[in-house]
This is a predicted structure of a 76-nucleotide RNA (transfer RNA) from a Spirochaetota bacterium. Its mean pLDDT, the model's own confidence on a scale to 100, is 81.
């Protein structure tokens, strides 16, 4: 430089054939007794990497561009 995969909540990560984006843990409040704290219930918390395109409708499809990973080459 090629080729593949990955980008989603504060964090690991799910999301089916394109139709109103979720779960754990973490936070926030309540309960509760086993109290450096455990469990329980509840709430909040998204520019689905970015910009463009297709489509009545895109997290999902096509193109570029970033970030990062795994391969190959090439140098040495």
């Nucleotide at each position: 430089g090629g080729g593949c995969c990955g980008u989603u909540a504060g964090c690991u990560c799910a999301g089916c054939u394109g139709g109103u984006a979720g779960a754990g843990c973490a936070g926030c409040a309540g309960a509760c007794u086993c109290u450096u704290a455990a469990u329980c219930u509840g709430c909040g918390g998204g520019u689905c990497g970015c910009a463009g395109g297709u489509u009545c409708g895109a997290u999902c499809c096509c193109u570029g561009c970033a970030c990062g990973g795994c391969u190959c080459a090439c140098c040495a």